[in-house]
Context: one part of a larger RNA
RNA sequence: GAAUGAAACGCCUGGCGGCGUGCCUAACACAUGCAAGUCGAACGGAGUUUAUAUAGAAAGAGUCUUUCGGAACAAUGGAAAUAUAAACUUAGUGGCGGACGGGUGAGUAACGCGUGGAUAAUCUGCCUCACACAGUGGAAUAACAGAUGGAAACAUGUGCUAAUACCACAUAAGCACACAGUGUCGCAUGACAUAGGGUGAGAAGAUUUAUCGGUGUGAGAUGAGUCCGCGUCCCAUUAGUUAGUUGGUAAGGUAAAGGCUUACCAAGACAGCGAUGGGUAGCCGGCCUGAGAGGGUGAACGGCCACAUUGGGACUGAGACACGGCCCAGACUCCUACGGGAGGCAGCAGUGGGGGAUAUUGCACAAUGGGCGAAAGCCUGAUGCAGCGACGCCGCGUGAAGGACGAAGUAUUUCGGUAUGUAAACUUCUAUCAGCAGGGAAGAAAAUGACGGUACCUGACUAAGAAGCCCCGGCUAAAUACGUGCCAGCAGCCGCGGUAAUACGUAUGGGGCAAGCGUUAUCC
Numbered sequence: 001g002a003a004u005g006a007a008a009c010g011c012c013u014g015g016c017g018g019c020g021u022g023c024c025u026a027a028c029a030c031a032u033g034c035a036a037g038u039c040g041a042a043c044g045g046a047g048u049u050u051a052u053a054u055a056g057a058a059a060g061a062g063u064c065u066u067u068c069g070g071a072a073c074a075a076u077g078g079a080a081a082u083a084u085a086a087a088c089u090u091a092g093u094g095g096c097g098g099a100c101g102g103g104u105g106a107g108u109a110a111c112g113c114g115u116g117g118a119u120a121a122u123c124u125g126c127c128u129c130a131c132a133c134a135g136u137g138g139a140a141u142a143a144c145a146g147a148u149g150g151a152a153a154c155a156u157g158u159g160c161u162a163a164u165a166c167c168a169c170a171u172a173a174g175c176a177c178a179c180a181g182u183g184u185c186g187c188a189u190g191a192c193a194u195a196g197g198g199u200g201a202g203a204a205g206a207u208u209u210a211u212c213g214g215u216g217u218g219a220g221a222u223g224a225g226u227c228c229g230c231g232u233c234c235c236a237u238u239a240g241u242u243a244g245u246u247g248g249u250a251a252g253g254u255a256a257a258g259g260c261u262u263a264c265c266a267a268g269a270c271a272g273c274g275a276u277g278g279g280u281a282g283c284c285g286g287c288c289u290g291a292g293a294g295g296g297u298g299a300a301c302g303g304c305c306a307c308a309u310u311g312g313g314a315c316u317g318a319g320a321c322a323c324g325g326c327c328c329a330g331a332c333u334c335c336u337a338c339g340g341g342a343g344g345c346a347g348c349a350g351u352g353g354g355g356g357a358u359a360u361u362g363c364a365c366a367a368u369g370g371g372c373g374a375a376a377g378c379c380u381g382a383u384g385c386a387g388c389g390a391c392g393c394c395g396c397g398u399g400a401a402g403g404a405c406g407a408a409g410u411a412u413u414u415c416g417g418u419a420u421g422u423a424a425a426c427u428u429c430u431a432u433c434a435g436c437a438g439g440g441a442a443g444a445a446a447a448u449g450a451c452g453g454u455a456c457c458u459g460a461c462u463a464a465g466a467a468g469c470c471c472c473g474g475c476u477a478a479a480u481a482c483g484u485g486c487c488a489g490c491a492g493c494c495g496c497g498g499u500a501a502u503a504c505g506u507a508u509g510g511g512g513c514a515a516g517c518g519u520u521a522u523c524c
Stems, first nucleotide, its partner, number of pairs: 007520004012516001015396006021389002023354001028352003032349003037096003042093002045090010059076001062073002065070001103307003112232008122224002127220007135169004144159002147156003175200003179196001181194005205212002233279003240270003245267008282304004286297004309330005332343004360386001362385003368382001369380004399429004409420004433465001436459004443451001468513005473494003479508005489496002
């Protein structure tokens, strides 16, 4: 000197729209609401409504009788109850989903990430295709009822009951395991195919009869696990480090190779090509800058990883060692009848705190997507939208044309003038934006629109409602007057100011940028 942003600030200023974007700090603590449910076409109950059947209560016109208190009969009336059927609701059992989606970057210098490979060392719910099958039985348990304990959270015990819950037996084309055989092939361990006898393991029904499910095997698709080559910040004022450590044998364990774990044996393994230690840090696609090489950075969007109050642990499951699941321990907060309990916003809003600094306790599931369901549908702070903020980028406007040897005012002056300046006034015109009135979408497939009476279109109307900030000594575009007098002050560097200051302050004029301008900070 130029440029940039997830920026902030200025007793600065501020018209509109579109698209983006918004706790960089305390991974600090959190009031309140919502953020993961769904299926009655798996199941037994419970409840509501309607209809039918049984049943006929209260009330009771009237009839009869009367000792005037009442008694008897009674059309009508339709209650409770029971049974059946249908529709609906649902606490519980059961299934699927709560491992996705959403957040954050604390930890991590690591096969964590990037890139390229390996898996002859592996798994994969739902989905698709193919083949084969679904036979016979059984015992419970929640709900419910009764009881007991407790302030509560909840717990205990007795009795009853159902299933696509659980268990047993049968069946086994194919599958698994060990055995022994053959063939083909390879990449070392080996892989694949195949005839044999032996052992072992399956299943569930629902319904509106259309289907949807169940079991086994094989293939696919998708997703995941593991391993390896290379790359991945600073410090040597960190030089030695390591005992499951390095390797082997055997066993265990895992979906799976492996010191992953254990026993035994050996004494190795890493390191100046930087081990070990310390510091810092999520990584990448990208983003910024630069002619490039490079340097910086890792917000938003996308991929991967890690974490969910701190630490540890497993359970369930195809998948977790699980943000809104469980158990234990710690810190903290809350309730308590003092015996004991409850909680986890780094989900969306919101609060306190910290900070220079960062938004609404909004609307809707209409669209896209996800979960469940045969479906209707339900749920969805994902998402779509709206609100707030000049935080950024982009676009538009704040009027246009004419108009004087040139008003007034202001500044200056050599007092003649000169500048502001076609600028204003004035005349004519226009209507972008904003405002007013009318119409009014697409986004939606038959219906269904939060946005939204929004975008957009039309009409009438008024120049009206819409310009500031910084600078003017050189670098650097742009100067004069007055005030001040090394004072007050300026300043990015050089420097300016001590009585004629183009450098301080004010005014006029000028220059630059413009709904912004300047400063600070950061990076190149």
Record summary:
Predicted 3D model of a 524-nucleotide part of an RNA (small-subunit ribosomal RNA, 5' domain) from an uncultured bacterium. Its Rfam family is "Bacterial small subunit ribosomal RNA". Its mean pLDDT, the model's own confidence on a scale to 100, is 82. The RNAcentral record of the full RNA draws on ENA and SILVA.